[in-house]
Formats: sequence, structure tokens, C1' cells
RNA sequence: AAAAGAAAAAGGCAAACCUAAUGAAAGUUUGGGACGCAAAGCUAUGAGUCUAAGGCAAUGAAAAUUGCUAUGACAGUCAAGCCGCCAGA
Repeated sequence: AAAAGAAAAAGGCAAACCUAAUGAAAGUUUGGGACGCAAAGCUAUGAGUCUAAGGCAAUGAAAAUUGCUAUGACAGUCAAGCCGCCAGA
């Protein structure tokens, strides 16, 4: 420098669900809780997924309904980039 996680130890994160806050929603955050995780740390750059307030379109006398759309999200879907504990070599 590259590749790399068998066993052990220290420390870490926290799915579902419950609680409270926030948001149009998806979701996020707080407290509890542990299904799991060696990057389940960070970044929405590519793909993917979720939502559709606003906008546009269609229908309608209107109220409204339906469709499309990210400028909203997801890093615990994959890739990419950045950074890193322990152990081993």
C1' cells in the first nucleotide's frame, strides 16, 4: 500500500410497535423498545422506492373528482464519493 471481518473484547447504532412534537402527505425528531447491523457513520451524485401541498391537464353548472408532476422525502434498497472504532494480516 492493496485486500480483508473467523473468534474475542471495548465502545456504537436501533426495525416493528408504543408515546409526544412536527408536516398536506411521505417522512423527520423526542422518550421507551430491540428485529437486526462492521460502516445500520456522513453526502440525494446515478438508479430505485414513497408522497403530491403547489402547479398543469381532463371531467363538471358549481362544489368537487381523477390523472401527471419534486421543488418534499428514504443512506436499514443498490452503486458512487468522503470519513472512521476494534481485531487480524